[in-house]
RNA sequence: CUUAUCAAGAGUGGUGGAGGGAAGUGCCCGAAGAAACCACGGCAACCGUCUUUAUGACAAGGUGCCAAUUCACUGAUCGACUGGUCGAAGAUGAG
Numbered sequence: 001c002u003u004a005u006c007a008a009g010a011g012u013g014g015u016g017g018a019g020g021g022a023a024g025u026g027c028c029c030g031a032a033g034a035a036a037c038c039a040c041g042g043c044a045a046c047c048g049u050c051u052u053u054a055u056g057a058c059a060a061g062g063u064g065c066c067a068a069u070u071c072a073c074u075g076a077u078c079g080a081c082u083g084g085u086c087g088a089a090g091a092u093g094a095g
Base pairs, nucleotide, nucleotide: 001095002094003093004092005091006090011040012039013038014037015036019029020028021027023074024073025072026071041066042065043064046062047061048058049057050056051054070089075086076085077084078083
């Protein structure tokens, strides 16, 4: 850079000590213990494997993920609203 997906799903313990949720604003999470690291566990099914080749099955391997829609909004547009649609940005996979 190209492309696909982003409304579902899935956490405990140890170390650690005050931050975290990408940025701004808001709103949340956090000493009943944040980030990070480790162990074990889980989710999902992009790559992968299998076959009866499809709205399929599987999960050993490579990634990813396990508060809140990608937490909401940010730009445009429709709408009489607390709403909708598209986009930007971001994340992840594959190339």